[in-house]
This is a predicted structure of a 328-nucleotide part of an RNA (large-subunit ribosomal RNA, domain IV) from Cyanobacteria bacterium P01_C01_bin.147. RNAcentral holds the full RNA, with entries from ENA. Its Rfam family is "Bacterial large subunit ribosomal RNA". Clan: LSU clan. Its mean pLDDT, the model's own confidence on a scale to 100, is 89.

Context: one part of a larger RNA
């Protein structure tokens, strides 16, 4: 010097990206225990008070004739330590938002999560030699199941809901029609040959699934508007006009894990707050199962703010023990 502990004056987060580490708390009885809530929960919520020794008195249970022994409980009176859950071992706690319902899973060896799974809902295919998936095949899964099964596929607990567009893609449905291969057909034409006949090429006509075309379907894929005018202060605009458009975003959220502008404003909270909590709507560029919005409980997630604690700090410092350093 760094590495691992001990302590510690005053102040206690002033430190940092962040209270990171670290201090604190930690058992038991007993008292208490709040919003919220799906009435389970939240709760060990929070806070509090007691615990060792000797004594007195009283009940209880058991066994004894009894006196008593043993075990337990109530009052109560005294003692001794710096210290009595005397070492170990042993929850720090409220408060607020977001996300994700939860328990669980995941990048063996930089990542645990707000990712994935989940009950729970939808659509969709399948009727059984099911569909699907595996194999050239035979077979075999599925399944010794059978639509309350089984596959894909989208959402992700509960509540309340889940809006307009079918114009494009998709996909389903459709005995007409039109376009169409391969064959069928053979009017004809053309080599060739004396001919019979041989080769060549060949119009109409008949000809499927596909597309075209009709309609349906958005918890399929996916969309989900501009200008200009108007009320008796101003300002705004229920109102009217007008072009597109398939249809022009409904409900509910909204400077949001989603706002550029932007540290937007306004209120809290601080002596000060780019963060944080509550509102406003001007949503650059939320929005309804790529689900919207709330939600109690839960979480090694995360935001922001309090209480205790504290060498994280102001700021530094002294010790152990064990390197590294000098001898050897």
């Nucleotide at each position: 010097c760094g590495a691992u502990g001990u302590u510690g004056a005053a102040g206690g987060a002033a430190c940092u990206c962040g209270g990171c580490a670290a201090a604190a708390u930690a058992c038991c009885u007993c008292c208490g225990u709040a919003a919220g809530u799906u009435c389970g929960c939240g709760a060990g919520a929070a806070g509090g008070a007691g615990g060792c020794c000797c004594g007195g008195u009283u009940c209880c249970u058991a066994g004894g004739c009894a006196a008593c022994u043993a075990g337990g409980g109530g009052c109560u009176g005294g003692g001794g330590g710096c210290a009595c859950a005397a070492a170990c071992c042993a929850g720090g706690g409220g408060g607020u938002g977001g996300c994700g319902a939860c328990u669980g899973u995941u990048u063996a060896u930089u990542a645990a999560a707000a990712a994935c799974a989940c009950a729970g809902g939808g659509c969709u295919c399948u009727g059984c030699g099911a569909a699907g998936u595996c194999g050239c095949a035979a077979g075999a899964c599925g399944a010794c199941g059978u639509a309350u099964a089984g596959g894909g596929u989208c959402u992700g607990a509960c509540g309340c809901c889940u809006g307009c567009c079918c114009g494009g893609u998709g996909c389903c449905u459709g005995a007409a029609g039109g376009u169409u291969a391969a064959a069928a057909g053979g009017a004809g034409a053309g080599g060739u040959g004396a001919g019979a006949g041989c080769c060549u090429u060949g119009a109409a006509u008949u000809g499927a699934a596909g597309c075209c075309c009709a309609g349906g379907u958005a918890a399929a894929c996916g969309g989900c508007g501009g200008c200009c005018g108007u009320a008796a202060c101003u300002a705004u605009a229920a109102c009217g006009g007008u072009c597109c458009u398939a249809a022009g975003g409904u409900a509910g959220c909204g400077a949001a894990a989603u706002u550029c502008c932007u540290u937007g404003u306004c209120g809290g909270g601080u002596a000060a707050g780019u963060u944080c909590c509550g509102a406003c709507c001007u949503g650059c560029a939320c929005g309804a199962a790529u689900g919207g919005c709330a939600u109690a409980a839960c979480g090694a997630c995360u935001u922001c703010c309090g209480c205790g604690c504290u060498g994280u700090c102001u700021c530094g410092a002294c010790c152990a023990g064990g390197g590294a350093c000098u001898c050897g």